[in-house]
RNA sequence: GCUUCUUUGGUGUAGUUGGUUAUCACGUGAGUCUCAUAAUCUCAAGGUCAGCAGUUCGAUCCUGCUAAGGAGCA
Numbered sequence: 001g002c003u004u005c006u007u008u009g010g011u012g013u014a015g016u017u018g019g020u021u022a023u024c025a026c027g028u029g030a031g032u033c034u035c036a037u038a039a040u041c042u043c044a045a046g047g048u049c050a051g052c053a054g055u056u057c058g059a060u061c062c063u064g065c066u067a068a069g070g071a072g073c074a
Stems, first nucleotide, its partner, number of pairs: 001073007010026003019057001028044004050066005
């Protein structure tokens, strides 16, 4: 340099032939329980779906470019 893949709450992930509330687990906070702590159970908060632009009535999903990371080739 060329090709290709990945990027989604704090962490790890699911998701979608484009559609009304983005999933789960761990973690965090509150409650429950206990003499107390942990565990259990209940509830809650937490997401610019990497960024910018385009297509579209509508984009996490499609297209282009950019960034970071991985793999292959030279």

A computed fold for a 74-nucleotide RNA from Dactylellina haptotyla CBS 200.50, annotated as transfer RNA.
Rfam family: tRNA. Rfam classes the family as a transfer RNA.
The RNAcentral record of the sequence draws on GtRNAdb.
The gene name in the source record is tRNA-Met-CAT-2-1.